A computed fold for a 1476-nucleotide RNA from an uncultured bacterium, annotated as small-subunit ribosomal RNA.
């Protein structure tokens, strides 16, 4: 310190995610040992059993129970408080501390720092006192009453209990005279003195009154500060305040009666949610978030909900009393309880421990003490829950063993790992010693025989967890096949998964490892530090403005910000720093320190604020000009449009792609002239002007508002922005009332359509107008808030000066003020903006913070409605988006090519047949090829073989290879059986080579390695081949541009068939590709002349033979064509026209040749191959069978429909080719197919071979014919083992459809179409098919709108699986979360009003009534306790209300879901431009 993920690919913006730490944690696998730490986060749910607060006999009365003593009594036991002590009991202190939860608390609370009206038991200092009485109760006792808890009455009896008196130094009250007011006594010890005794008395101590100081510790009050919501805005009646009374320890409406009307709040009052606050903690580079367990301060609380008592302190966890709800006891008449103390139970929960030891430390209570008590506390027990630390061995040790695992079959690796050899004992077991912790002595240890030291024994007791696609360190096999699964985000998985699952290896951490939850961090992704707002999310439609914020220049003054110095304080812990103690560490010890923060205090005075003066530049005023569609309102004009009248005139108008609906003979429409009527103002008209914006355009006149110049006279900062507010605000709409000529939502018709509730056309209301009121929005945009400063510049344009000119008005310069375009720096993601900033600052408002849900819901407001403003959440996605680039598309665009279209010539599409397909059949019709690029296609030839396909019969090391063994020559002939494979068997035959062993081919056997698949997979492959396309394009290198994808070059002007050349260029070269080299034809030269020619000579029936090679030809080799010449255009170019010469002329004709690359394009059945599948079969042999089926439908073909024609006779001209298992001349035989006999020829010799159109004659004469020629019968011939399924071919005989083909479609641009026939390969046989060759031989083309395909620039795009694309809504149908909904059922919360417990307080004077006073002793007073009564009051009860949650027939609308339904809105001009 980043990474991953939107795109075909890029910057960006933006969320989503991940790598870090971090926990009181649970979950899974696992698990060896110590230290110190931790441990119910849920149900403040409910609780069984123990324990957690006593203690004092030196405060009393006494003595249940223990021990002892004494006395009685044989004993049993009784009696004696005398002693040690002590149950209960009266008094004292204590119990408000410890210790536990965090439910209420958003301030009666913490935190920080102040403050004055207080109170205070123990403790600390000095101080005064502590004398004399007095009446009572509790233990008890007796009686009773009740299950129990308890209680009652009546007798006794003590105090440091309780009540007077005395007394007051100080105290308190006062009317300044005076009043008031108090205790306690107890232990030890004692010389003299009294006294039986106790004791008196004296001493010491302890206690205990009274007031005073202290310390520490409570009470109370004020600053500041401390969560979220405005979809909570107004809140408040003791409310604020004042007087007077009461209260309290003590200030105050703290309470009360009156008296006034305030108090609080946008600096957020009231309400609601939520919530212990804090030192701290966790994280982070900080700043800042999150949290507030455990320690350690405050607070609240003790079942809930109220109150008071006692007290020096409580409204009191382990006290009272009362409601209430549990829950237990009971004899049903009553009680009796409170673990959120330790432990422990059940429950809830993913989850949290023993009913342990000790009071030995350390604290606290009580006591003179000795002690008791103490779930404080200190220990140990569980639990890897987390922190640190430590093992689980070290060294050597390669035949790199064995085993797995992978393999390219060689090996790799696991891996010095292990075996093995040597050591060593942390840890483990046993043994034996054995601490400190304990104080001033001495005693005293729960932990514990622990910690630690010695000693023995043995490598011996100890390794897992997660993960290996990229982020992120680590790979490969096998299973599995969109299944089972994975997954934090992208994403894996549909038969060769590094991502599932298992196995090897490997990486990571380690007694742990991994997931989940949490919370920071990265995330600058809320931004103070540190981010935006022109198109990504976001500038309020526009101005005016109060609060608030910000503010010119110069000088005096203050000290509120500022700065600085000093002081107090922010507890300890805790971080941080240093030393130091446990063997290190974790822990802990002791020291130490900084920023900061609040107060206080001295100081400084720039700069910000306050006051004072004072300036003119900022804003205003003023005079003097001026320009303008700038707003009101009246009034006036012409053109057009419609309508009405009247003339002309007549058969049509009017619309549109094309129609029609509509108008017109009752006279449109055109055209004149005449009237009326509303609405809008043509030219001028400008990136011109005006206004804040909406917005404003005929003219002319009232009133007005603002700008802008120029002077520089006048004010003296009067400014700036603007939360709420308030004004105005296009269009559409709403209301009242007018108005209505055009246009023209709704409607009605006509069309177009597959529909057409659209677009189009024919009508047409509302509304557009006017007037008075409403709504309050727009893509209200410059998608760009305001103000003010500053920062090259050019161009034009409007307005006003002003200078030179000049009579003047122009031009021209120039200042200010608008407005537009380029453009520098700067910025900006890029596009772009650039003195009118999207620069470079400041000041001020508004707004953003991921797509979708949604500007939706629900609330308020505001409105006549329509709506409008405010404005969420469940839930869902990983993206959503900006701009910018490459390419593809586009029913954009501009060039331009082609048999693309047109102009032309023949066909196809119909018939019959042949041939393939597809479908249907079948045992099987074997398989592939499927738009162009499948279809007479693999197949250059399925009767059997072929053959792969069926059915039957049959082998099983195999038909076939190679190896190992053994037998045997090899072969041949031949007999049964059988459909045949095959089985059984007879003869005949004994080779080559040899080193004599035995080897080569050949054949049979036998066992195991293996053969073998025409089976899958072309989508796992190679080789090949189609196609775009013979289209003109596809790319590098360097360099330059741009952040980058990428561009430039290759774009541009010309030009070509051509990215073919020229010329310009930030581009300059290359490459692959055109093109040329190459084959062939087309002229020529030369060479050579056999089988080929034959002009001369001679022959012959014949180039038949001599002879000869001029000539044809043959096949070598050369020449020749290059826009080379000339002219013209053209830029002097490239380059085209045109001539010339030439066999040939601009690429001469045709051919081979196929760029980068596309279509997961064909082909695993040519071949080769992976991998998967069979193995007595999906190998293989055989025999029949099928591939030849046939209602049907295309493809591609051949022959026809005739006369430019067929028939018949006759006659003429080729080229290229095959040919010995052939080709066959002649010759015979046959009507012919064909056979017999048979020359030649491995071929320029010979054959195959009569070329046909073609001409001549003659016949047919427009018909289903002398056409066509299918089908069918007969009789025949050939190949062949065999022509039945199922072959050609010959006669003769039948003689179907067919009389130019409907939509629609196909070749061809010349020696081409068309049109003729020959030939060759395959082939025993079988061609309409295919390859080839010749003959005869045309027409058309103006041209580039259009149809198709392409090239090149260009332009939008939401397409990149790339237009066969993307996408949108509604319906269906499942599933999720919400709204709303007649209602239904909780919760909280204040308010009325009823009832009214306990209890304080107040009253009353009914009752009782030791102590003090009085007294006529009867009683009286004071005083006190109960009792009625009253205020206030919890719970409760009734009643409206306000927030909130569940839950509801039914309903809305959204989200989600590989392959439903209907169309087709968007994205191109998206086929009607799109969108507010």
């Nucleotide at each position: 310190a980043g990474a991953g993920u939107u795109u075909g690919a890029u910057c960006c913006u933006g969320g989503c995610u991940c790598a870090g730490a971090u926990u009181g944690a649970a979950c899974g696998c696992u698990g060896g040992c110590g230290g110190a730490a931790u441990g119910c986060u849920u149900u403040a749910c409910a609780c069984a059993u123990g324990c957690a607060a006593g203690u004092c006999g030196a405060a009393c009365g006494g003595c249940a129970g223990c021990a002892c003593g004494g006395g009685g009594g044989c004993a049993a036991c009784c009696c004696u408080g005398g002693u040690g002590g002590c149950g209960a009991g009266u008094g004292g202190c204590g119990a408000a501390c410890g210790g536990g939860u965090g439910a209420g608390u958003a301030a009666u609370a913490u935190a920080u720092c102040g403050g004055a009206a207080c109170g205070u038991g123990c403790c600390c200092a000095g101080u005064c006192g502590u004398g004399g009485g007095g009446g009572a109760u509790a233990a008890c006792g007796u009686a009773g009453c009740g299950a129990a808890a308890g209680u009652u009455a009546c007798g006794c009896u003590a105090a440091u209990a309780c009540c007077g008196c005395a007394u007051a130094c100080g105290c308190c009250c006062u009317g300044a005279g005076g009043g008031g007011g108090a205790a306690a006594g107890c232990u030890g010890g004692g010389g003299a003195u009294c006294g039986u005794a106790a004791g008196a008395c004296c001493u010491a101590g302890c206690g205990u009154u009274g007031a005073u100081g202290g310390a520490g510790c409570g009470g109370c009050c004020g600053a500041u500060a401390u969560c979220u919501g405005a979809u909570u805005a107004g809140c408040u009646a003791g409310u604020u305040g004042g007087u007077g009374g009461g209260g309290u320890a003590a200030g105050a409406g703290c309470c009360u009666a009156c008296c006034a009307a305030g108090g609080c709040g946008a600096c957020g009052a009231u309400c609601a949610g939520u919530a212990g606050c804090u030192g701290g903690u966790c994280u982070g580079a900080g700043a800042g978030g999150a949290c507030g367990a455990c320690c350690a301060g405050c607070c609240a609380c003790a079942c809930u909900g109220g109150a008071a008592c006692u007290g020096a302190g409580a409204c009191a966890c382990g006290g009272u009393c009362c409601a209430g709800a549990c829950u237990c006891c009971u004899a049903c008449g009553g009680g009796a309880g409170g673990c959120a103390g330790c432990a422990g139970u059940g429950g809830g929960g993913a989850a949290u421990u023993u009913u342990c030891c000790g009071c030995a430390a350390u604290g606290g209570g009580c006591g003179a003490a000795a002690g008791c008590c103490u779930g404080a506390c200190g220990g140990a027990g569980c639990a890897a829950c987390g922190c640190c630390g430590c093992g689980u061995g070290a060294g050597g040790g390669a035949g790199g063993a064995a085993g797995g695992c992978c393999u390219u079959a060689g090996g790799g690796u696991u891996g010095u790992a292990a075996a093995c050899c040597u050591c060593u004992u942390u840890u483990c077991u046993c043994u034996g010693g054995g601490a400190a912790g304990a104080a001033g002595g001495c005693c005293u240890g729960a932990c514990g025989g622990u910690a630690c030291c010695a000693g023995a024994g043995g490598a011996a007791u100890a390794a897992g967890c997660c993960u290996c696609g990229g982020c992120u360190a680590a790979c490969u096999c096998c299973g599995u096949g969109c299944c089972a699964g994975c997954a934090g985000c992208c994403g894996c998985g549909g038969u060769a998964a590094g991502a599932c699952g298992g196995a090897g290896g490997a990486g990571g951490c380690a007694a742990g490892c991994g997931u989940u939850a949490u919370c920071c961090g990265g995330a600058a992704u809320u931004a103070u530090u540190g981010g935006g707002c022109g198109u990504a999310a976001a500038g309020c439609g526009u101005c005016c403005g109060c609060a608030g914020g910000c503010g010119g220049u110069u000088u005096c003054u203050u000290a509120a910000g500022u700065c600085u110095g000093u002081u107090g304080u922010c507890a300890a812990a805790g971080c941080c720093c240093a030393c130091a103690g446990c063997u290190c560490a974790a822990c802990u010890g002791u020291g130490g320190a900084u920023c900061g923060g609040c107060a206080a205090u001295g100081g400084a005075a720039a700069c910000u604020g306050g006051g004072g003066a004072a300036c003119u530049u900022g804003a205003g005023u003023g005079u003097g000009g001026u320009a303008g569609g700038g707003g009101u309102a009246g009034a006036g004009g012409g053109a057009a449009u419609u309508c009405c009248c009247g003339g002309u005139g007549u058969a049509g108008c009017g619309g549109u792609g094309a129609a029609a609906u509509g108008c017109g003979u009752a006279g449109a429409u055109a055209u004149c002239g005449g009237g009326a009527a509303g609405a809008a103002c043509a030219c001028c008209a400008g990136u011109g002007g005006c206004g804040a914006a909406g917005g404003c355009g005929c003219u002319c006149u009232a009133c007005u508002g603002g700008g802008c110049c120029a002077c520089a006279a006048c004010u003296g900062a009067c400014g700036c922005u603007g939360a709420g507010g308030g004004a105005c605000g296009a269009a559409a709409g709403c209301u009242a009332g007018g108005g209505g000529a055009g246009c023209g939502a709704a409607a009605g018709g006509g069309a177009u359509u597959a529909g057409a509730u659209a677009c189009c056309c024919c009508u047409g209301u509302a509304g557009u107008c006017c007037u008075a009121g409403c709504u309050g929005u727009a893509a209200a945009c410059g998608a760009u808030g305001g103000a003010u400063a500053c920062u090259a510049g050019g161009u034009g344009u409007u307005g006003c000066g002003c200078g030179u000119a000049u009579c003047g008005a122009c031009c021209c310069g120039u200042g200010c003020a608008g407005u537009a375009c380029c453009g520098u720096a700067g910025c900006u993601a890029a596009c772009g903006c650039g003195u009118u900033a999207a620069g470079u600052a400041u000041c001020c408002c508004g707004c953003c913070u991921g797509g979708g849900g949604a500007g939706u819901a629900c609330g308020c407001a505001c409105g006549c409605a329509a709506g409008u403003g405010u404005g969420a959440a469940a839930c869902u996605c990983a993206a959503a988006g900006g701009a910018a680039u490459u390419g593809a598309c586009g029913g954009g665009g501009g060039c331009c090519c082609g048999c693309a279209c047109a102009a032309g010539c023949g066909g196809u599409g119909g018939a019959g047949g042949a041939u393939g397909u597809g479908g249907u059949u079948u045992a099987a019709u074997u398989c592939g090829a499927u738009g162009c690029a499948a279809c007479g296609c693999g197949a250059a030839g399925a009767a059997c073989c072929u053959u792969a396909c069926c059915a039957a019969g049959g082998c099983u090391u195999g038909a076939c290879a190679u190896g190992u063994c053994g037998c045997g020559a090899a072969u041949c002939u031949u007999u049964c059986a059988g459909a045949g494979a095959u089985g059984a068997g007879a003869g005949a035959g004994u080779g080559c080579c040899u080193u004599c062993g035995g080897g080569a081919a050949c054949g049979c056997g036998a066992a195991c390695a293996c053969a073998g698949g025409u089976g899958g997979u072309g989508c796992a492959u190679g080789g090949c081949u189609g196609u775009c396309g013979u289209c003109a394009g596809c790319u590098c290198g360097u360099g330059u541009c741009g952040u980058g994808a990428g561009a430039u070059g290759u774009u541009g002007g010309g030009u070509u068939a051509a990215g073919u050349c020229c010329c310009g260029c930030a581009a300059c070269g290359a490459g692959c590709g055109c093109a040329a080299c190459c084959c062939u034809c087309g002229u020529u030269u030369u060479u050579a002349g056999u089988u080929g020619c034959c002009a001369u000579c001679a022959u012959u029936c014949a180039g038949u033979u001599g002879g000869g090679c001029a000539c044809u030809c043959u096949a070598g080799a050369g020449a020749g064509a290059c826009u080379g010449c000339c002219g013209u255009g053209g830029a002097c170019a490239a380059c085209a026209c045109g001539g010339a010469g030439g066999a040939a002329g601009g690429u001469g004709g045709g051919g081979a040749c196929g760029a980068c690359g596309u279509c997961a394009a064909g082909u695993c059945a040519u071949c080769a191959u992976g991998c998967c599948c069979c193995u007595u079969a999906c190998g293989u042999c055989u025999u029949g069978g099928g591939c030849u089926a046939c209602a049907c439908a295309c493809g591609u073909c051949c022959u026809a429909c005739a006369a430019u024609g067929c028939u018949a006779c006759g006659g003429a001209c080729a080229g290229a080719g095959g040919g010995c298992a052939g080709c066959a001349a002649g010759c015979c035989a046959g009507c012919g197919a064909u056979g017999g006999c048979a020359a030649g020829c491995a071929a320029a010799u010979c054959c195959c071979a009569u070329a046909a159109a073609c001409c001549g004659u003659a016949g047919c004469u427009c018909a289903g014919u002398u056409c066509a020629g299918a089908u069918u019968g007969c009789a025949g011939g050939c190949u062949g083992c065999a022509a039945c399924u199922c072959g050609c071919c010959u006669g003769c005989a039948u003689g179907a459809a067919g009389g130019c083909g409907g939509a629609a479609u196909c070749g061809c641009u010349a020696g081409u179409a068309a049109u003729c026939g020959c030939a060759g390969g395959u082939c025993a046989g079988c061609a309409u098919a295919c390859u080839g060759c010749g003959g005869u031989g045309a027409a058309u083309a103006c041209g580039u709108u259009c149809c198709c395909g392409g090239g090149c620039c260009u332009u939008g795009u939401a397409c990149g699986c790339a237009c066969c694309g993307c996408c949108c809504g509604u319906c269906a149908c499942a599933c999720c979360a919400u709204g709303g909904g007649a209602g239904u059922u909780g919760g909280c919360c204040a308010c009325g009003c009823c009832c009214g417990a306990a209890g304080u307080c107040g009253u009353u004077a009914c009752u009782c009534u030791a102590a003090c006073c009085g007294u006529u002793c009867g009683c009286g007073g004071a005083g006190g306790a109960g009792g009625g009564c009253g205020c206030c009051g919890a719970a409760g009860g009734c009643a409206g209300g306000g927030c909130u949650g569940a839950u509801g027939a039914c309903u809305g609308g959204g989200g989600u879901g590989a392959a439903g339904u209907c169309g087709u809105a968007a994205c191109a001009a998206g086929g009607u431009a799109a969108c507010c």
Source information:
Its mean pLDDT, the model's own confidence on a scale to 100, is 85. Rfam family: Bacterial small subunit ribosomal RNA.